[in-house]
Context: one part of a larger RNA
RNA sequence: CGCAGGAUAUCUGAGAGGAGCUGUCCUUAGUACGAGAGGACCGGGAUGGACGGGCCGCUGGUGUACCUGUUGGUUUGCCAAAGCCAUGGCAGGGUAGCCAAGCCUGGAAGGGAUAAACGCUGAAGGCAUCUAAGCGUGAAGCCCCCCUCAAGAUGAGAUAUCCCAUUCUUUAGAGAAGUAAGACCCCUUGAAGACGACGAGGUAGAUAGGGCAGGGGUGGAAGUGCAGCAAUGCAUGGAGCUGACUGUUACUAAUCGGUCGAGGG
Numbered sequence: 001c002g003c004a005g006g007a008u009a010u011c012u013g014a015g016a017g018g019a020g021c022u023g024u025c026c027u028u029a030g031u032a033c034g035a036g037a038g039g040a041c042c043g044g045g046a047u048g049g050a051c052g053g054g055c056c057g058c059u060g061g062u063g064u065a066c067c068u069g070u071u072g073g074u075u076u077g078c079c080a081a082a083g084c085c086a087u088g089g090c091a092g093g094g095u096a097g098c099c100a101a102g103c104c105u106g107g108a109a110g111g112g113a114u115a116a117a118c119g120c121u122g123a124a125g126g127c128a129u130c131u132a133a134g135c136g137u138g139a140a141g142c143c144c145c146c147c148u149c150a151a152g153a154u155g156a157g158a159u160a161u162c163c164c165a166u167u168c169u170u171u172a173g174a175g176a177a178g179u180a181a182g183a184c185c186c187c188u189u190g191a192a193g194a195c196g197a198c199g200a201g202g203u204a205g206a207u208a209g210g211g212c213a214g215g216g217g218u219g220g221a222a223g224u225g226c227a228g229c230a231a232u233g234c235a236u237g238g239a240g241c242u243g244a245c246u247g248u249u250a251c252u253a254a255u256c257g258g259u260c261g262a263g264g265g
Stems, first nucleotide, its partner, number of pairs: 001152001005163007015149004021049007033038001051106005059100004066093005071086006110144003117137004164264001166177004182260004186202005207253003210249005216242003223236005
């Protein structure tokens, strides 16, 4: 921009893409078959491999705004306690998120038409013949079925709901303006994201931050007291600190505003 008014939702599915793999074991059954050795079809069940999709409860990885220990230096006048620099200085752990080595799940089943092949009936050609007319069975393959996208499918589809037929210019057409439903700008933002986009919100509000409570992590703060010559240990005290998690709370910020948007039939 189009889809013969303007919108908001929800669909249909022309079409397109994806998937399609396979082993072993048990049973049927040591049965059919076979002199024996050996050893099934068909059917039923279990469990794997590779590949695909999803998830983070478990096992773990990462986790440079979490906690702790510690070396050298430096600053806060000194002690103590802290901050900073040295690859996050080094080291031990670790929430959320992301992830696999962890967990869940898929290929199936079914229908249709067929290939090779196997048949029925059956002439030409009194017989025979699956074929010439006609009718069947038949594959991991083909078309459906399963998953995803999909009406720019210009062949522009459908359903539900909302908004109304205002004013001005004009010769019929048409043009312009302010609006309606609605949308956007702007702002707070997100398990969404390169940016657009998409989603949640904007005081009639829990959208983000902060506060409070909790969870999880770390692992026993500072100060003081006691013991010890001291290093240090013990008590106060599962202490102190704590990013993303859960719940709650208008304390802070989403203020005030602006723009677009029908007049058909």
The part of an RNA shown here (large-subunit ribosomal RNA, domain VI) has 265 nucleotides and comes from a metagenome. Its mean pLDDT, the model's own confidence on a scale to 100, is 90. The full RNA is in RNAcentral, with records from SILVA.